[in-house]
RNA sequence: GGGCUUGUAGCUCAGCUGGUUAGAGCGUCCGUCUGAUAAGCGGAAGGUCAGUGGUUCAAAUCCACUCAGGCCCA
Numbered sequence: 001g002g003g004c005u006u007g008u009a010g011c012u013c014a015g016c017u018g019g020u021u022a023g024a025g026c027g028u029c030c031g032u033c034u035g036a037u038a039a040g041c042g043g044a045a046g047g048u049c050a051g052u053g054g055u056u057c058a059a060a061u062c063c064a065c066u067c068a069g070g071c072c073c074a
Stems, first nucleotide, its partner, number of pairs: 001073007010026004019057001028044005050066005
């Protein structure tokens, strides 16, 4: 340098063929339970869906470019 691939909550990951409100587990916080802690149970907070632009009535999802990580070729 060329090709492929990944990027979604603090962490690990879902999200089917664009469709109206973006989710789970763990963690955090509050409550409950306990003599107390852990576990359990109930609830809450937490997201520019890597960035910019484009297509569309509608984009996490499609297209282009850029950034960062990984793999292969040279």